[in-house]
RNA sequence: AAAGGGUAAACCCCGGGCAACCGGGGGGCGCAAAGCCACCUGUCCUGAGCCUGUCGAAGGGUCGAAGGGUAGAGGGGCUGCCGAA
Numbered sequence: 001a002a003a004g005g006g007u008a009a010a011c012c013c014c015g016g017g018c019a020a021c022c023g024g025g026g027g028g029c030g031c032a033a034a035g036c037c038a039c040c041u042g043u044c045c046u047g048a049g050c051c052u053g054u055c056g057a058a059g060g061g062u063c064g065a066a067g068g069g070u071a072g073a074g075g076g077g078c079u080g081c082c083g084a085a
Stems, first nucleotide, its partner, number of pairs: 006031002011026006029072001035078003039075003042070005049062004
C1' cells in the first nucleotide's frame, strides 16, 4: 500500500452543570492511536481577597489562593487491529 473495520469535528435537538464543559440522538471535519490516564506544560471556567459602584444590589476592574474543565493543545505513562515486515 491493501483488507476488515473503528472513531466522530463544526452544527442541530434533548438532558445535566453557575460556567468551562459533559452525556444521549442526528451529523461528518478529520484521526494509524482523535483508545485510556489530569503526572508536567499550555489553555478555558468558577471564585476567595482588594478597588469601584449603590440606600442596598447588580455590574465593572485588579489579583489569580482554592476548586473544576480540556486527552481532537503539546509532552509523558499504559494498552492496541492488519500487513511489506